A computed fold for a 72-nucleotide RNA from Ascoseira mirabilis, annotated as transfer RNA. The RNAcentral record of the sequence draws on ENA.
């Protein structure tokens, strides 16, 4: 240059155009004589970013950013 993936909680990752989740992690607090183990509950989102499209966008379009992979 060209062409495809990937971006979503602190970390890994889900999500059919109609109220953003799960697991980890963290924090309380129950359950134990302690400890380990387990249970309840809470916090944590500008869904990379702009803009259309739509009554309504994470999700569709188009521009841009990064990081991966392939082509040259």
């Nucleotide at each position: 240059g060209c062409g495809a993936g990937u971006g979503u909680a602190g970390c890994u990752c889900a999500g059919u155009g109609g109220u953003a989740g799960a697991g980890c992690c963290u924090a309380a607090c129950c359950u134990u004589g302690c400890c380990a183990a387990g249970g309840u509950u809470a916090a944590a989102g500008u869904c990379g970013c702009g803009c259309g499209u739509u009554c309504g966008a994470g999700u569709c379009g188009c521009g841009u950013c990064a990081c991966u992979c392939g082509c040259u």

Its Rfam family is "tRNA".